Description:
A computed fold for a 476-nucleotide part of an RNA from a metagenome, annotated as small-subunit ribosomal RNA, 3' major domain. It matches the Rfam family "Bacterial small subunit ribosomal RNA".

[in-house]
Context: one part of a larger RNA
RNA sequence: UGACGGGGGCCCGCACAAGCGGAGGAACAUGUGGUUUAAUUCGAUGAUACGCGAGGAACCUUACCUGGGCUUAAAUGCAGGACGACGUCCCGAGAAAUCGGGACUCUCUUCGGAGCGGACUGCAAGGUGCUGCAUGGUUGUCGUCAGCUCGUGCCGUGAGGUGUCGGGUUAAGUCCCAUAACGAGCGCAACCCCUAUCGUUAGUUGCCAGCGAGUCAAGUCGGGGACUCUAACGAAACUGCCGGUGUAAACCGAGAGGAAGGUGGGGAUGACGUCAAAUCAGCACGGCCCUUAUGUCCAGGGCUACACACGUGUUACAAUGGUCGGUACAGAGGGUAGCUACUAUGUAAAUAGAUGCCAAUCUCGAAAACCGGUCUUAGUUCGGAUCGAAGUCUGCAACUCGACUUCGUGAAGCUGGAUUCGCUAGUAAUCGCGCAUCAGCCACGGCGCGGUGAAUACGUUCCCGGGCCUUGUACA
Numbered sequence: 001u002g003a004c005g006g007g008g009g010c011c012c013g014c015a016c017a018a019g020c021g022g023a024g025g026a027a028c029a030u031g032u033g034g035u036u037u038a039a040u041u042c043g044a045u046g047a048u049a050c051g052c053g054a055g056g057a058a059c060c061u062u063a064c065c066u067g068g069g070c071u072u073a074a075a076u077g078c079a080g081g082a083c084g085a086c087g088u089c090c091c092g093a094g095a096a097a098u099c100g101g102g103a104c105u106c107u108c109u110u111c112g113g114a115g116c117g118g119a120c121u122g123c124a125a126g127g128u129g130c131u132g133c134a135u136g137g138u139u140g141u142c143g144u145c146a147g148c149u150c151g152u153g154c155c156g157u158g159a160g161g162u163g164u165c166g167g168g169u170u171a172a173g174u175c176c177c178a179u180a181a182c183g184a185g186c187g188c189a190a191c192c193c194c195u196a197u198c199g200u201u202a203g204u205u206g207c208c209a210g211c212g213a214g215u216c217a218a219g220u221c222g223g224g225g226a227c228u229c230u231a232a233c234g235a236a237a238c239u240g241c242c243g244g245u246g247u248a249a250a251c252c253g254a255g256a257g258g259a260a261g262g263u264g265g266g267g268a269u270g271a272c273g274u275c276a277a278a279u280c281a282g283c284a285c286g287g288c289c290c291u292u293a294u295g296u297c298c299a300g301g302g303c304u305a306c307a308c309a310c311g312u313g314u315u316a317c318a319a320u321g322g323u324c325g326g327u328a329c330a331g332a333g334g335g336u337a338g339c340u341a342c343u344a345u346g347u348a349a350a351u352a353g354a355u356g357c358c359a360a361u362c363u364c365g366a367a368a369a370c371c372g373g374u375c376u377u378a379g380u381u382c383g384g385a386u387c388g389a390a391g392u393c394u395g396c397a398a399c400u401c402g403a404c405u406u407c408g409u410g411a412a413g414c415u416g417g418a419u420u421c422g423c424u425a426g427u428a429a430u431c432g433c434g435c436a437u438c439a440g441c442c443a444c445g446g447c448g449c450g451g452u453g454a455a456u457a458c459g460u461u462c463c464c465g466g467g468c469c470u471u472g473u474a475c476a
Base pairs, nucleotide, nucleotide: 001476002475003473004472005471007470008469009468010467011466012465013464015460016459019423020422021421022420023419026315027314028313029312030311031310032309033308034306035305042053043052064301065300066299067298068297069296070295076124077123078122079121080120083117084116087104088103089102090101091100092099093098106115107114108113126290127289129288130287131286135284136283137279138278139277140275142273147186148185149184150183151182152181153162154161155160166177167176168175192267193266194265195264197235198234199233200232201231202230203229207224208223211222212221213220238261241255242253243252244251245250317416321375322374323373324372325371326370333364334363335362338357339356342353343352344351345350382413387408388407389406390405391404392403393402429452430451431450432449433448434447435446
C1' cells in the first nucleotide's frame, strides 16, 4: 500500500421487511448430468453452464457411426505435352457417389496457327485435428457500482502519501465550504433516440366538421385542411417563480403556473481493472499433428436412445370457472417462388376457382372484456396426457423422426415438504397479436406489440451484495 475480520461508524440496492404472483408435488415440452450405444458430434459447469452457441437436426445442415468410393483432390493460378471435347441423350452395373459402352458435338483463320474447353503430369492444397494456459477480435461478471488516475508542487531515506481527507449535500469524486495543495484526464451528468403537451409547414394512399350528391349500408363521390393522423422543424422544465430552513451547496411545501416538477418515463451509452473467466467450432492467427488420410464424395443410421437425477418453461387441479350463442374495441409488424378479399365444396385441417396488392391504397388479424342460456362441487360438461381409427398439408422422401384436423379413448392431478424466485406503476398479474429463422416444423422457446390492470413499502435490527472513512492482523 492492499486484502481480510462472526471490528467500529456512515450510506445505498426488490437486500430484508410489507405485499402480489410463482417454482419445489402432477402430466407434457425443452436443456443438462448419468447410463446405454456402432455413433448417441463438439463446446458452455457456483453466482457469470443447463428453452445456452442452435434466430428452425426427416435428407441437407453434420462436425459423429457403419458401409461403398477418390488421392492435385471442392476452388484458383502457372508450366508441360496428347486431344476436341465439356455437356446432353440412350443402354448396362450400383444404395448412391461413381464406373463401363454407344450416339450427337467448338470458334476465328492469311490454313502457318491462335483462342476456348475439359481429362493427364508437375508445383502450390485441405483439416469443425490439439493448444482460449502462445494470441487478435468479441463477450460475460463485479456494475450504470462511483469510482480509477495524471502533471507540477509539498511531505517522507524509501515503498509511498497529499490532491481523492474533513463538515454539509447529492442518484453521482454531484455541488458547496474548509484545506499544502493547484489544476487536469477517463468515468457521472449533459449532448443522441423513443415517449408525454402545443405550434408551424405539408395534405396522399390517411382524415370528414360544415356544404352538396349518392347508397340497403359504407369518405362511396364532388369537395374541404377544421379535427384525427402522418413526418420534418420549432417551443416547452431551468429548483426558473413564491414561502420556509441554511454561510453556501442544497432541502422542505398535495405551493403557484403547467401537458409534464425537481434525473418527467423508457432506451442506447459500461471508467481503471478482476476472474490465466468464455470462445482455436463464427472469423483471423503462432506452434504442434494428419497427408491413398485426422483430407474429400456418397447411401443409410445417429445427434430424437431411457432405470434415473437436476434446471427452465407450458397446461392444469376449476364456479373470479367450463361450455354454447350473440356482440365490441388495438398496436407493432409481414407480404410477388408472397399475402390473399370474395364464391363454392368439405364437420374440419383444407381444396377448387377468382380478384386486389411490390402496398398509410390490397391483404394477414385479436383475445380477455360485455350480454344471455346451461353446468352445481363431482375426479365432474374440471383436466387434457396416452392410445386407436380416418384424413389434410409441406416436401424426391414423414418408418426410425413433421405439423395440423375429425371421431373415439379419457391417465396423473383436488393448490404442492424443507427450501427458493420475480416484481415498486401503466409495474406485477392476466389476455391475445406480430416477427426472425423457415419447404414444412416438434415454438409451450426468443425478440417485439398493444388490451385489461392491482396490492404494499412501518422501517434499516437482521440475511445478501456494494461504496466511503477508521481500527486490528503472525496474510501478500